Predicted 3D model of a 371-nucleotide RNA (Bacterial RNase P class A) from an Acidimicrobiales bacterium. Of the family's consensus pairs, 93% are formed in the model. The source organism's lineage runs through Bacteria, Bacillati, Actinomycetota, Acidimicrobiia and Acidimicrobiales. It matches the Rfam family "Bacterial RNase P class A". Rfam classes the family as a ribozyme. Its mean pLDDT, the model's own confidence on a scale to 100, is 77.
């Protein structure tokens, strides 16, 4: 100097014009139950953020529930510290990316308490499995050689033992092939009929015992055991900790129309009284409450939702052109052009987390140059 990484701060400014929303004042118009109301125009004033976001933890406010205990249910889950908690800081184990600074995923139960699950393919999917292949020692079957015995018509035949060979029938085999996401450690030597932790050496894993370091998760070292036991706990389950629910669409107030009910009135059942029935075409009243309105509600405010746009100049920044200087690395002036991230209140407050371009400040890394 360039590229990068982590943390922090910041979140463009001024003016003019046009526009939007709330409040308020004024003007004329319209309506009115005379209290006021409606829309229009004009003036004044106010009008997003550090996160307004996620709705994670608390609190306010409101309604519902609630003796106590248990069960059920839900949430969380490596270790230590801080915190009421969300969460933060530091660390551990197993992975992924980067040359590196650094970024990033997962986390109770070694799934050997128990149950359950695993599509398709495959012979077999969990103390498994013989499809191909290998073997066939042993048993079986068939020839051959040789020996012994028996019968004999002396040719041959029968029985048995031994040796050697063939078949691949019983069977053995998880080394090799093949299927699969996954097939029950790896390499070598021995061993065997062929094989196999079947035996041994080394390696890997697991369990267990001991030592050292660490508060701990855990790390390292050594001994022993052929123990080799796979995956899923975001399937049930087990262990530990925590837990009233719903939320401003909460809730409160006012209250059309229709309807219910009551009273009167009218009609009918009757000649009369009581009682009952009917009344769209009658009147009055009560309660609840729908549509709706007000409130809750704020020095922005709510209503399916205003807080914006254009131009000029300035501020950073990128690209291009041109001029001057130069130690040839660059520096300075001017002009043109692009262009300013994440994001948008909705009952309020506090905390937390997440997002955030360029430039600025600080730590660190890599490359190059100079000394």
């Nucleotide at each position: 100097u360039g590229a990068g990484u982590c943390g922090g701060a910041c979140c463009g400014g001024u003016g003019a014009c046009c526009g939007c929303g709330g409040c308020u004042c004024g003007u004329g118009u319209c309506c009115u139950u005379c209290g006021g109301g409606a829309a229009a125009c004009g003036g004044g004033u106010c009008g997003a953020g550090g996160a307004a976001g996620g709705u994670c933890g608390g609190g306010g406010c409101u309604c519902c529930a609630c003796a106590g205990a248990g069960c059920a249910g839900a949430g969380c889950g490596c270790u230590g510290g801080c915190g009421a908690g969300a969460g933060c800081c530091a660390g551990g184990a197993c992975g992924g990316g980067g040359c590196g600074a650094c970024c990033u995923g997962u986390c109770g139960g070694c799934a050997a308490a128990g149950g359950g699950c695993a599509a398709c393919a495959g012979a077999g999917a969990g103390a498994a499995g013989a499809c191909c292949g290998c073997c066939g020692a042993u048993g079986g079957c068939u020839g051959c050689g040789c020996c012994u015995c028996c019968c004999u018509u002396c040719g041959a035949g029968g029985a048995g033992a031994c040796g050697g060979a063939g078949c691949a029938c019983a069977g053995g085999u998880g080394a090799g092939g093949g299927u699969g996401a996954a097939a029950c450690g790896g390499u070598g030597c021995g061993g065997u009929a062929a094989g196999a932790g079947c035996g041994c050496a080394c390696c890997a894993g697991c369990g267990u015992c001991g030592g050292u370091g660490g508060c701990g998760a855990c790390a390292c070292c050594g001994g022993c055991g052929g123990c080799u036991c796979g995956g899923c706990a975001a399937c049930c389950c087990c262990c530990g900790c925590u837990c009233g629910g719903a939320g401003c669409a909460a809730g409160g107030c006012c209250a059309a129309g229709c309807g219910c009910g009551c009273c009167g009135c009218g009609g009918g059942c009757u000649g009369c009284u009581c009682g009952c029935c009917c009344g769209a075409u009658c009147g009055g009243c009560c309660a609840g409450g729908u549509g709706g309105g007000c409130u809750g509600c704020a020095c922005a405010g709510a209503u399916g939702g205003a807080u914006g746009g254009u131009c000029a100049c300035c501020c950073a920044c990128g690209g291009g052109g041109c001029c001057g200087g130069u130690u040839c690395g660059c520096c300075g002036a001017c002009c043109c052009u692009g262009g300013g991230a994440c994001a948008g209140a909705a009952c309020c407050c506090c905390g937390c987390c997440u997002a955030c371009a360029a430039g600025c400040c600080g730590g660190c890394u890599c490359a190059c140059c100079a000394u």